Description
Small-subunit ribosomal RNA from an uncultured bacterium, 1497 nucleotides, folded computationally. Its mean pLDDT, the model's own confidence on a scale to 100, is 83.
[in-house]
């Protein structure tokens, strides 16, 4: 974009097309082929009129009364009309045509051109001729007879345009001999002549009347003539049969097929040619250009897509084939092997009196049935067409029409315009609003389709009565044609006109990107969604709804299917070093290609022409339906075969020349080419024999193992086998696999030089054939290292391995096989052509007078770099992956699988060839950034090492785990949690921790709104454990405003009620902000502009020194710059300046001797300002640089020390319980008061710490020396008092002034003597202080008794590099109290290191990569389970197509017998021949116990 479509929602109307694709599976019922009386003989009924004749009646009359006549009625025959009708039958044309369907067929079935000199042709056209005589039958009908039926026998007898027979032959035929012409062979055509064969219906049906016969007198018949039909004969015009050339799926896992088969001779048949059929005779015939075989399917015009070439179909229409319940046969005909014909076989329906008989929708309807599906058992022959007919007509389910089905195209409508206070509703909001939306409402108009009513041109041409004209003929008959036209024909459809009134007529599907079109809500990996990517785990533009918006429209979507899109099988139009993709290499068949010149044919090619290429269809032009769909007409096109002229440049064919491409020939020359014999030396291992004497051997380290029976090491002899060191190379040689000692011997290519011969002899090359490493087989030898397998040591968790010591195939030779490989340059072979530079080889020539060397040219052979081009790159480049040419080979997403099966080779191992199911959204190439790496190189860090001291052991303290508990609230949980939030849980702090008791607008905030004036505050009362509930009197306060001072108004403050609200340490730190930890104070992190590369991305930031640094220099496709580092700040160290109280005191002076006074500012100190360090100087190193070493000076020297500062990120790293905050939850409870109990609870385990184990200690006594901080709800001195803890006390100090304050190690003197002790102090009794409402659970503190564990602490860990570790004591926060925590503070005061192997962490360059949630990745393979597809398989089932026997129907030919002139015909036989039964393979499927592997989970 398309459809013969279906399903889902939905539905107004009309034209026009179109509808069983699935069971070529079964079918009730109607109808779809009849017609002719103008071939023929026959020949009713019903009904209507009634007539004559017989009987019977007997009214009624007559009467000789014996009787006779006789009506109506009835009953029977006979007649008239119906009617020569209807009917059945003979005959004759038709039924072979139209209509259906798509099984079968892969073929001359269709297409396209041709051919028939090998053929037929009823109707219908032309032309020619011609109908003489004559016969015997037979249906029907009628009589008998069988049968249920269908039907059938038998007699009697009749007609034709039915059948026969004779005649006659223009002509056909056929034999036979001749001429002339023509042809592609056989031959054909035409004339005449002999001789043989062959014919008819002179009907039928009008007319006509002159003559003649007949006559039943009606009339018929000769004859005239009119229309139709008969036979023979030729032409035609349609239509056939046959025959040929090309074209037509898919399959090679079908490679060889055939006996009537291939041909030929004769015969038979046939309309006609032929192995179409038979005899005989030959032994052919066809296949890689795909024979045989399998599958699959009608074929064509044309449809649909697509720029095109193609791809895919082939339903409606038109040609053609094929078929007609399945098979087989023939007859009848012009025509069939016959859709509504015959026979006979099957299967299957029906009917049956069981003997028998019917039947055939793939004809129009219609039925069940199948199936996703596919209409009425309608109307009419009015039109067009068919059959029959002289004709009227009769038949026609072909056709014309309607009916149903939006199934498709096509048109048409649901209304036009005006209409804003943008109304309700809804829907969303930032609550302002905003959008549905001019969209309704309303007013104004129109009238289409649908409804009603009314009218009718049109589809009607014809038939066909009357007249008239013309031919015909003797004709004013009849026919015939031509005009006129009374008259008559419509199944269904259209058309005009009026009526009424916006009145009857919209939906469907999407909206995350592809893609045009977004919010809310609800849901919460549920439920759905989904073409592909993918959406959904609590804020979903992807699910569902709801609004809104976009798209089509009586539709909208969904499925299918097919083409594009796909250049994704590439002819136009691919590719194949790494992506899928060059066969391991070469020889060489078929094919395919193929230098350079002349001549020539002309297949190929190019022009012209002629036929054909049906119609429709598409495309154009015009035109008919009001447009269009759709129909008409005319042109166009049908790119195609087919012939015919020309042409001669390509190609190609023939015939000739050439040398350049191929080859040969001669001279040379390199080479581990290759194959066979032959000789060597090193090394090993054996073997003897000799020294020797305790070990060898082997490893990372050992063992096994050798070895006193003498090894190993050593020398000398001698045996063996295999492989050949240096040379050696980036180097040669082979096609390739390979080739490596030397020598001979054969032997195959190569390159160079000559330029003497051949003269296109080349190139590739499906099949084929050869050659092909290792393994590995098969048969003999051989075995010296070496060594799968095996055996023992070791390492390990194991070790079926790396390692060690043995070891046997095997390696090695001869002959025979496998035939594979990362058989690679992962790059087929051959030839041209494109810039160069350089090295190596093998060679020639040049130039110097000659050589050597050396430069120069020039062929070949090997490498590396690189122009340009290529290439996704990375690369490749004259050895191409560049640009052309020729041939092979292979490729079409990954997995299954290079497997199954099948076939072949193979001794086997295996090889070659080679699917499918099913499954996945990828799989892969190349670079790219990262990140990893038991990679590499360069550098750092208390990273190790080097030291010091400590944890891990012991008591205690503190924090977690984990039990425990009514609760032991809740977080942190690897470094980075765990003396953490906790800078301080006894009450409270404190939480939905427990238990229990209370409140409900609330302990807190804002309205609103009512109440009334109140309400509040102290004191008291009562319940209660408080909370909290209630009582409530003195008394104090209670706004503004007006005021008459009574009041009155109002409601800010409070109170009380409702009503919005508050409240929540409730959840979510994976909705978040802030903050904070960590990588890390590590030296990175970017950016701009340029430049490089399609691109991610590089470059900058590499490289080379240097630094603590991406810190600086110097190079340099980079220049610059920002966030960090650094510096700027603070504190500390030196000095200066300024100031000197509450600090100081050198010098003077006084003095209780205390800077204590006067005094002073020098010092110190305080605490502000300000120098002071810049690698500034000097040597040296380095590049003349950055710096670096060293050194002067300096209080300090290379960032002096020590802090704040933490780059781009990282870990969904912490924290909804600091705060803030979205969302959810929750409101007499998860809120909010209270009381007592938990947060302290103890089998364990953990981390941090304190305090010890003791002599560098402990004790007692004495004696120095600090910083820094704190102090009014407070430090608190002095002095008493208590052993103290503490009390009393109450100076002094808002602090450089008083106080806390004693420092403490240290130092002097002294005791203790290595002991669980004078050492540790746990634990526990007792007695106490002190804070505090209140120290049971639960502080701390003193002081008198107790005096545990521990004697230095395994595995493993930690912290430090200098005022540092360590060791000492003092402060402060929190805080009534309360730390061993933390945070500060100062005293004393070391040791080691100058190193980067290692172990962790980092940075930086590179490398490798299948890693990217990034190595805590990826990932691989048994195993268990559950699914789903196959593959083998003892067998079982079934299909399909042939073979070989059996039986053998109908029936064609054909024989025999009767019969007979033939035919026919009756009996009997062959030969053939369907179904059918036997059997033995062949294929293709179904299933199957059991296996086998895949696949997915």
């Nucleotide at each position: 974009a398309a459809c013969g479509a279906a399903c889902g929602c939905u539905g107004g109307c009309g034209g026009c097309g179109u509808g069983g694709c699935u069971a070529a599976g079964a079918c009730a019922u109607g109808c779809a082929a009849g017609u002719c009386g103008c071939a023929c003989g026959c020949g009713a009924a019903a009904g209507c009129a009634u007539g004559c004749u017989g009987g019977u009646g007997g009214a009624u009359c007559c009467u000789u009364c014996g009787g006779g006549a006789g009506a109506a009625g009835c009953c029977a025959g006979c007649g008239g009309c119906g009617a020569g009708u209807a009917g059945a039958g003979u005959g004759g044309c038709g039924u072979a045509a139209g209509g259906g369907u798509g099984a079968g067929g892969a073929a001359c079935a269709c297409a396209u051109g041709g051919g028939u000199a090998a053929c037929g042709u009823a109707c219908c056209c032309c032309a020619g001729g011609c109908a003489c005589g004559a016969g015997g039958a037979u249906a029907g009908c009628c009589c008998c007879g069988g049968g249920a039926a269908a039907c059938c026998g038998g007699g009697a007898g009749u007609a034709a345009u039915a059948c026969u027979c004779g005649a006659u032959g223009a002509g056909a035929c056929c034999a036979c001999g001749g001429u002339g012409c023509c042809a592609c062979a056989u031959g054909g055509c035409a004339c005449a002549g002999c001789g043989g064969u062959c014919a008819a219906a002179g009907g039928g049906c009008g007319g006509g009347g002159a003559u003649c016969c007949c006559u039943u007198c009606g009339g018929g018949g000769a004859c005239c003539u009119g229309c139709u039909g008969g036979c023979c004969c030729g032409g035609g015009c349609g239509c056939g049969g046959c025959c040929c050339a090309c074209g037509u799926c898919c399959u090679a896992u079908c490679a060889g097929c055939u006996u009537g088969u291939u041909g030929g001779u004769g015969a038979g048949g046939u309309a006609a040619c032929g192995g179409c059929u038979c005899a005989c005779c030959a032994a052919g015939g066809c296949a890689a250009u795909g024979a045989c075989g399998g599958g699959u399917a009608g074929c064509g015009g044309g449809a649909c897509u697509g720029a095109g070439a193609g791809g895919u179909u082939g339903g409606c229409c038109c040609g053609c084939c094929a078929c007609a319940u399945u098979g087989g046969g023939a007859c009848u005909g012009a025509g069939a092997c016959a859709c509504u014909g015959c026979c006979c076989a099957g299967a299957c329906u029906c009917c049956u009196a069981c003997g028998g008989g019917a039947g055939g929708c793939u004809g129009c309807a219609g039925u069940a049935a199948c199936g996703g599906a596919u209409a009425u058992u309608c109307c009419g022959c009015a039109a067009u067409g068919g059959g029959c007919g002289c004709a009227a007509g009769c038949c026609u389910g072909a056709c014309g029409g309607a009916g149903c089905g939006a199934c498709g195209c096509c048109g048409c409508g649901u209304g036009u315009g005006g209409g804003a206070u943008g109304a309700a509703g809804u829907c969303c909001u930032u609550c302002g609003g905003g959008a549905u939306g001019u969209a309704a409402a309303c007013c104004a108009c129109u009238g289409u389709c649908a409804g009603g009513g009314a009218u009718c041109a049109c589809c009607a041409a014809g038939c066909a009565a009357u007249u008239c004209c013309g031919c015909c003929g003797a004709a004013u008959a009849c026919g015939c044609g031509g005009a006129u036209g009374c008259g008559u024909u419509g199944a269904g459809g259209a058309g005009u006109c009026c009526c009424a009134g916006a009145g009857g007529a919209a939906g469907c599907c999407a909206c995350g990107g592809c893609u045009a079109a977004c919010u809310u809500c609800g849901u919460g990996c549920c439920a759905g969604c989904a073409g592909c990517c993918g959406c959904g785990g609590u804020a979903a533009g992807a699910c569902g709804a709801a609004g809104g918006u976009g798209g089509c429209a009586a539709g909208c979507g969904u499925u299918g299917u097919u083409c594009g899109g796909a250049a994704u099988c590439a002819c136009u139009g691919g590719g194949c070093u790494u992506a899928a993709a060059g066969a391991g290499c070469a020889c060489g068949u078929a094919g395919g290609u193929g230098g350079c010149c002349u001549g020539g044919c002309a297949a190929g090619c190019g022009u012209c022409c002629u036929g054909u290429g049906a119609a429709a269809g598409c495309c154009c032009u015009c035109g008919g339906c009001u447009c269009a769909a759709c129909c008409g007409a005319g042109g166009a096109a049908c790119u195609g075969c087919a012939g015919g002229g020309c042409g001669a440049a390509c190609u190609g064919c023939c015939a000739g020349a050439c040398u350049u491409g191929a080859g040969g020939c001669a001279g040379g020359u390199a080479g581990g080419g290759g194959c066979g014999a032959g000789u060597g030396g090193a090394a090993c291992u054996c073997u003897u024999g000799g020294u020797g004497g305790a070990g060898c051997g082997g490893u990372g380290g050992a063992a096994u193992g050798c070895g006193u029976a003498g090894a190993u090491a050593u020398c000398a002899a001698g045996a063996g086998g295999a492989a050949c060191g240096c040379c050696g190379g980036u180097g040669g040689c082979g096609a390739a696999g390979g080739c490596g000692a030397c020598u001979c011997g054969c032997u195959g290519g190569g390159c160079c030089u000559g330029u003497c011969c051949u003269g296109a002899c080349g190139c590739u090359g499906a099949g084929g054939u050869g050659c092909g490493a290792a393994a590995g087989c098969c048969a003999g030898g051989g075995g010296a290292g070496c060594g799968a397998a095996c055996g023992g040591g070791a390492u390990u968790a194991g070790a079926u391995a790396c390692c060690c010591c043995g070891g046997u195939a095997g390696u090695c030779c001869u002959g025979g096989c496998c035939c594979u490989a990362a058989a690679c340059g992962a790059u087929g072979u051959u030839c041209a052509c494109u810039a160069g530079g350089u090295c190596g080889g093998a060679g020639g020539u040049u130039u110097u007078u000659u050589g050597a060397c050396a430069a120069g040219u020039u062929u070949c052979c090997g490498g590396c770099c690189g122009a340009a081009a290529c290439a996704a790159a990375a690369g490749c480049g004259u050895u191409a992956a560049g640009u052309g040419a020729a041939c092979c080979g292979c490729c079409u997403g990954g997995g299954g699988a290079g497997u199954a099966c099948g076939g072949u080779c193979g001794c086997a191992a295996g090889g070659c060839u080679a699917a499918a199911a099913c499954u996945c959204a990828a799989a892969g190439g190349a670079a790219u950034u990262g990140a990893c790496g038991g990679g590499u190189g360069c550098u750092c860090a208390c990273a190790c090492a080097a030291g010091c001291g400590g944890u891990g052991g012991a008591g205690c303290a503190u924090g977690u785990u984990g039990c425990u508990u009514a609760a032991u609230u809740c977080g942190a949980u690897g470094c980075a949690a765990c003396g953490c939030g906790a800078a301080g849980a006894a009450c409270c702090u404190u939480a939905u921790c427990c238990u229990g008791g209370g409140c409900u607008u609330g302990a807190c905030a804002u309205g609103u709104a009512c109440g009334g004036a109140u309400g509040c505050c102290u004191a008291u009362c009562c319940u209660g454990a408080a909370a909290a509930g209630g009582a409530g009197u003195c008394g104090g306060c209670u706004g503004c405003c007006c005021u008459u001072c009574g009041g009155g108004g109002u409601g800010a403050a409070a109170c009380g009620u409702a009503c919005a609200c508050a409240g929540g340490u409730g959840c979510u730190g994976c909705a978040u902000g802030g903050c904070u930890g960590u990588c890390g104070u590590c030296a990175g992190c970017u950016c701009g502009u340029g430049u490089c590369g399609u691109g991610a991305g590089a470059u900058g930031u590499c490289g080379g020194g240097u630094u603590a640094a991406g810190u600086c220099c110097c190079c340099u496709a980079a220049c610059g710059a920002g966030c960090g580092a650094a510096a700027c700040c603070c504190u500390u160290g030196u000095c200066g300046c300024u100031a000197g109280u509450u600090g100081c005191c050198a010098g003077c002076g006084g003095u209780u001797c205390g800077g204590c006074c006067g005094g002073g500012g020098a010092c110190u100190c305080u605490a502000g300002c300000g120098a002071g360090a810049c690698u500034g100087c000097c040597g040296g190193u380095g590049u003349u640089a950055a710096a670096c070493c060293g050194g002067a000076g300096g209080a300090a020297g290379g960032u002096g020390g020590g802090g704040a500062c933490g780059a781009c990120g990282u870990c969904a790293a912490g924290u909804c319980c600091u705060c803030a905050u979205g969302g959810c939850c929750u409101u007499u409870a998860u809120g909010c008061c209270c009381a007592g109990g938990g947060c302290u609870g103890c089998a364990a385990a953990c981390g941090u710490g304190c305090u010890a184990c003791a002599a560098u200690g402990g004790c007692c006594g004495g004696u120095a020396c600090a910083a820094a901080c704190c102090g009014a709800c407070g430090c608190g001195a002095a002095a008493c008092c208590g052993c103290g803890a503490g009390g009393u006390g109450g100076a002094g100090c808002a602090a450089a002034c008083c106080g806390g304050a004693a420092a403490a190690a240290a130092c002097c003197g002294g005791c203790c003597c290595c002991a669980g002790u004078u050492c540790g102090g746990a634990u526990u009794g007792g007695a106490g202080u002190c804070u505090g409402c209140a120290a049971c659970u639960c502080g701390a503190c003193u002081c008198c008794a107790u005096g545990a564990a521990g004697u230095u602490g395994g595995a493993a860990u930690c912290g430090c590099u200098a005022g540092u570790a360590a060791u000492c004591g003092c402060g402060u926060a929190u805080c009534a109290g309360c730390g061993c925590g933390a945070c500060g503070c100062g005293g004393u005061g070391a040791a080691u290191g100058u190193g980067u192997u290692c172990c962790u962490g980092a940075g930086c360059a590179u490398u490798g990569u299948a890693c990217a949630c990034a190595c805590c990745g990826c990932c691989c393979g048994u195993c268990a389970a559950g699914u789903c597809a196959u593959g083998g398989a003892a067998g079982c089932c079934g299909g399909u197509a042939g073979c070989a026997c059996c039986c053998g129907a109908a029936g064609u030919c054909g024989c025999c017998a009767c019969a007979a002139c033939u035919c026919a015909g009756u009996g009997g036989c062959g030969c053939c021949g369907a179904a059918g039964g036997u059997g033995a393979g062949a294929u293709c499927g179904g299933u199957a116990a059991c296996u086998g592997g895949g696949a997915c989970u």